[in-house]
């Protein structure tokens, strides 16, 4: 230098002005009150590497649960990490690569059942297409047939072998309870039901006892009170966490250890935004300079247009997938070419 190959990082910078959410703090309404509450200054702090799909895994809530089994599901070299895992790490096998390196559900075909494309006569309780030596029948002879043989040819991944396939049943080993922040717990309206008591009731309507009266028993609507249980609406949960950054230290590594630092978003129909100016970088035009096989290429860069990616938290982590404009830094490898 030109291909690559692994890993880590950036995710346009600046400043102005106007706005939005959380926190602090302070002002004014407001009031019995430095309450709740409104409306204002001020300071601060505000989206990722994937917030994305929810694919797996755990916190954390509610519900359910003697303790076996059958049944479902998952997951499969070994050994390590981890809260845990279908996830990372090492190494071991087998595949691709000239190589750094990358991929792999990588137990079990001596239990049983299924399948084995095309090709071939036959593909798994075999079978005879061709050849070759042999026996038997037949025929004067050529020869035709019939048998079983052969580490014989063909065919094919495989031809009877202890075949291959379990990402086919299946077998053996291991794990697994169900639903999920609209979990959950708390406060609590109107309004309509419940429930309790007074009043209604010095015979209230009315009902029962009774042949009638007297007595006795129940008692409706309809008014208060006073409890409860749900809805609306509101507050919790909610970000202090298996947390970031780091010194040293074990460990091949994943990762764990010990000290020191540090607080970094919490809306809820749901805020992180919008303009405008100046640099950055990309593409394309013009223009300058070389080259040309007159198709253009290939360096510059004063000017003018245009874009500047995937995508946006929604209880929270630890993963995998999956999209992502452009770029920066280190590993290692092959090729070429000079000292």
């Nucleotide at each position: 230098g030109g291909a690559g190959u692994c890993g880590g990082c950036c995710a346009g910078g600046c400043a102005g002005c106007c706005g939005c959410u959380g926190u602090g703090u302070u002002g004014c309404c407001g009031c019995a009150a430095u309450c709740a509450g409104g409306c204002g200054g001020c300071a601060u702090a505000g989206a990722g590497g994937a917030a994305a799909g929810u694919c797996c895994g755990g916190g954390c809530u509610c519900c359910g649960c003697a303790g076996a089994g059958c049944g479902g599901g998952a997951u499969g070299c070994a050994g390590g990490g981890u809260a845990a895992c279908u996830c990372c790490c090492u190494g071991g096998c087998a595949c691709g690569g000239c190589g750094a390196c990358g991929u792999g559900a990588c137990g079990a075909a001596g239990a049983g059942g299924g399948c084995c494309a095309c090709a071939g006569a036959g593909a798994c309780g075999a079978g005879u297409c061709c050849c070759g030596a042999c026996g038997g029948a037949u025929g004067c002879a050529a020869g035709u047939u019939c048998g079983g043989c052969g580490g014989g040819g063909g065919u094919g991944a495989a031809a009877c072998g202890a075949g291959g396939c379990a990402a086919c049943c299946u077998c053996c080993a291991u794990c697994c309870g169900g639903a999920g922040c609209a979990a959950c717990a708390c406060c609590a309206a109107a309004u309509a039901g419940g429930c309790a008591g007074g009043c209604g009731a010095c015979u209230u309507a009315g009902g029962c006892c009774g042949g009638c009266u007297c007595g006795g028993c129940c008692g409706a609507a309809g008014c208060c009170u006073g409890c409860g249980g749900g809805u609306a609406g509101g507050u919790g949960g909610c970000u202090u966490g298996a947390g970031c950054c780091u010194u040293g230290g074990g460990g091949u590594a994943a990762c764990c250890c010990c000290g020191g630092g540090c607080c970094u978003a919490g809306a809820g129909g749901a805020a992180u935004g919008g303009c405008u100016g100046c640099c950055g970088g990309c593409u394309c035009c013009a223009c300058c300079g070389g080259g040309u096989u007159c198709g253009c290429c290939c360096g510059g860069c004063c000017g003018g247009a245009g874009c500047c990616a995937c995508a946006g938290a929604a209880c929270c982590c630890g993963g995998c997938u999956u999209a992502u404009c452009g770029g920066c830094c280190g590993u290692c490898u092959c090729c070429c070419a000079g000292g």